c-di-AMP riboswitch aptamer (ydaO/yuaA leader) from a Bacillota bacterium, 136 nucleotides, folded computationally. The organism belongs to Bacillota, within Bacteria. It was read from a public genome assembly, where an Rfam model found it. The coordinates come from a structure-prediction model, not an experiment, and the mean pLDDT is 80.
RNA sequence: CAUAUGUACACGCUGAAUCCCGAGAGGGAGCGGGGGACCCAAACCGAACUGGGGUGAAUCCGGUCUGAUGGCCGGACGGGUAGCUUCGACAGCCCGAACCCGACAGCUAACCUCGCAAGCGCACGUCGAAGGAGCC
Repeated sequence: CAUAUGUACACGCUGAAUCCCGAGAGGGAGCGGGGGACCCAAACCGAACUGGGGUGAAUCCGGUCUGAUGGCCGGACGGGUAGCUUCGACAGCCCGAACCCGACAGCUAACCUCGCAAGCGCACGUCGAAGGAGCC
């Protein structure tokens, strides 16, 4: 000097997953999800059937390898990404999972109901607009 690991504080990131009250149990605010009318959509008949649905960006198409799940390549599409915040554009770099319901749910006012976790960080690009803050 560099790299790796651990701890503490600070600052940040994905995400709805934050804040307040309370000794506690628990409660509240806020954010987020699901169910749930009229209307609308759908719905007739027949056949087939591999059920159908939800959270989430996490899907689709083509090719190839595999017994299969899947892997790899290409494309389309979707999501994330630090110097005040938001929106937009370009660029670079990443992600495209996982789980749940249990035969069942279109939209949906009133109403009912559920969650507020988990996991991470040498990340050090540019431009435009609006707002804000600080300094003189």